The RNA shown here (transfer RNA) has 73 nucleotides and comes from a Symbiobacteriaceae bacterium. Model confidence (mean pLDDT): 82 of 100. Taxonomically the source falls in Symbiobacteriaceae (Bacteria, Bacillati, Bacillota, Clostridia).

RNA sequence: GGCCUCAUCGACUAGUGGUUCAGGUCGCAGCCCGCUCAAGGCUGAAACAGAGGUUCGAAUCCUCUUGGGGCUA
Numbered sequence: 001g002g003c004c005u006c007a008u009c010g011a012c013u014a015g016u017g018g019u020u021c022a023g024g025u026c027g028c029a030g031c032c033c034g035c036u037c038a039a040g041g042c043u044g045a046a047a048c049a050g051a052g053g054u055u056c057g058a059a060u061c062c063u064c065u066u067g068g069g070g071c072u073a
Base pairs, nucleotide, nucleotide: 001072002071003070004069005068006067007066010026011025012024013023018056028044029043030042031041032040049065050064051063052062053061
C1' cells in the first nucleotide's frame, strides 16, 4: 500500500430497515423496607465514533474519514 473486520449508556452487551421512549445485566443516584449495614423492592439519569448519501423511514444499507484488530505484499 491492498483486502477483511469491529466501533451502541461508566463497563459488558441486545437490536440486521418501521413500533417502545434504542432494551438487558452490573455499576451510579433517589425512595421504600430495615435498629444500622447488607440483601430485597420501586423509580430515575446515562449510549448509536464523525460526515455525507440511498430510502416515505437508517443504530441497521452504501461511500469517505477517524480509531482498534487481522490477512497479505